[in-house]
Molecule: SAM riboswitch aptamer (S box leader)
Organism: Streptomyces chattanoogensis
RNA sequence: CGCUCAUCCAGAGGGGCAGAGGGAUACGGCCCGUUGAAGCCCCGGCAACCCUCCAGUCGGUCUCCGCCGCAGACAGCUGCUGCCAGCUCAGCGCGCGCGAGGCUCCCGGCUAGGGAAGGUGCCAAAUCCGUCUCGUGGCGAGAUGCGUCGCGAGGAAGAUGAGGA
Numbered sequence: 001c002g003c004u005c006a007u008c009c010a011g012a013g014g015g016g017c018a019g020a021g022g023g024a025u026a027c028g029g030c031c032c033g034u035u036g037a038a039g040c041c042c043c044g045g046c047a048a049c050c051c052u053c054c055a056g057u058c059g060g061u062c063u064c065c066g067c068c069g070c071a072g073a074c075a076g077c078u079g080c081u082g083c084c085a086g087c088u089c090a091g092c093g094c095g096c097g098c099g100a101g102g103c104u105c106c107c108g109g110c111u112a113g114g115g116a117a118g119g120u121g122c123c124a125a126a127u128c129c130g131u132c133u134c135g136u137g138g139c140g141a142g143a144u145g146c147g148u149c150g151c152g153a154g155g156a157a158g159a160u161g162a163g164g165a
Base pairs, nucleotide, nucleotide: 001164003163004162005161006160007159008158013043014042015041016040017039021032022031023030026131027130028129029128044123045122046121049119050118051115052114053113055111056110057109058108059107060106062101063100064099065097066096067095068093069092070091075088076087077086078085079084127157132154133153134152135151136150137149138148139147140146
């Protein structure tokens, strides 16, 4: 930064300085806060994105097989006067195949499990909840409408990481 992907109902707090706000922004709600908010510092912790170990599996890959395409020369044999025809003996391909096998080594994807030195991140409440779209339930006697209270899926916005420009 109008970029890409993944994740966001789990988890983890003490102290010091500070002194009135804070929960991203707007609105609504609901919370936290003078038993001390934001911010800064110290220590501790959580998690496992980057990193790393192991196992499995799939693919790349390797071998074989089948098919397809090219080629089938030289030589030999048979038919044959010869031309020619047939047969035998090589090969080539980033070719195709949910065909078979290997998987020692190497690369990648996925799944399960382990580690935590380092780079980040995080340590009230689901990203605190709603707001936009679609679907759906209860209630208001009833209605495809209206009001209100929910539920599910998706989106937007945001946060964090790993990349990219």